[in-house]
RNA sequence: GGAGCAGCUUCUGGAGAGACUGCGGUAAUUCCGCAGCGCCGAAGGGUUCACAAUCUCAGGCAAAAGGACAGAAGAGUACUG
Numbered sequence: 001g002g003a004g005c006a007g008c009u010u011c012u013g014g015a016g017a018g019a020c021u022g023c024g025g026u027a028a029u030u031c032c033g034c035a036g037c038g039c040c041g042a043a044g045g046g047u048u049c050a051c052a053a054u055c056u057c058a059g060g061c062a063a064a065a066g067g068a069c070a071g072a073a074g075a076g077u078a079c080u081g
Stems, first nucleotide, its partner, number of pairs: 001079001008074006018037001020036006038061003044057001045055003
């Protein structure tokens, strides 16, 4: 000086499925926890040579949070002199 793939950091977008029922705590139809049934597949994980598909252990089913993946930027590293 300085990449590429992947990775790291930041920002943006980001689906699906009951804010169900009961009990308890609470001033509270609020919020939280537990249990039960019903569901989702896009953290992760398993099945598979791989993909698709599939399982739903974990996770999720108002909002929040999370979120595969995509885009942009940044730092670094390899490498080079």

Predicted 3D model of an 81-nucleotide RNA (Glycine riboswitch aptamer) from Paenibacillus anaericanus. It matches the Rfam family "Glycine riboswitch aptamer". Rfam links the family to the GO term glycine biosynthetic process. The coordinates come from a structure-prediction model, not an experiment, and the mean pLDDT is 77.